[in-house]
RNA sequence: UUUAAUAGUCUGCCUAAUCUAAAUAGAGCGGGGGAACCAAAUUUUGGGGUGAAUCUAAUUUAAAAAUUAGUAGGGUGUCCUCUACCCGAAUCCGUCAGCUAACCUCGUAAGCACUUGUGAAUAUAGGG
Numbered sequence: 001u002u003u004a005a006u007a008g009u010c011u012g013c014c015u016a017a018u019c020u021a022a023a024u025a026g027a028g029c030g031g032g033g034g035a036a037c038c039a040a041a042u043u044u045u046g047g048g049g050u051g052a053a054u055c056u057a058a059u060u061u062a063a064a065a066a067u068u069a070g071u072a073g074g075g076u077g078u079c080c081u082c083u084a085c086c087c088g089a090a091u092c093c094g095u096c097a098g099c100u101a102a103c104c105u106c107g108u109a110a111g112c113a114c115u116u117g118u119g120a121a122u123a124u125a126g127g128g
Base pairs, nucleotide, nucleotide: 011113012112013111018027019026020025028108029107030106031105032104033103038098046096047093048092049091050090055070056069057068058067059066073087074086075085076084078121080119082117
């Protein structure tokens, strides 16, 4: 000096997932159920929810599953341009749910970071 690993702090990313001197609680943020009106009627070919995470083709298989290659869509602070990299899962309800005021109810986990940059704008703070 470089590389790798571990631990802590600061800062930051994803996400609804933050704050409060005490907490199975409040505030904020997010989700589900649930009238009239409207819409839809199609119920084993089951159906539906959370989430960016859907769909297609091929291979293999008794089938399911799995794998490869793509893809709707999503991320890298906010809006946009170009560019680079990455994700494109998982799980819940249990035959049942359209929208939906009042009302009822639930969650507020986890994970990650030597890192893409460029141009333009916006917001905030400080100073004059």
Model confidence (mean pLDDT): 75 of 100. Predicted 3D model of a 128-nucleotide RNA (c-di-AMP riboswitch aptamer (ydaO/yuaA leader)) from Halonatronum saccharophilum DSM 13868.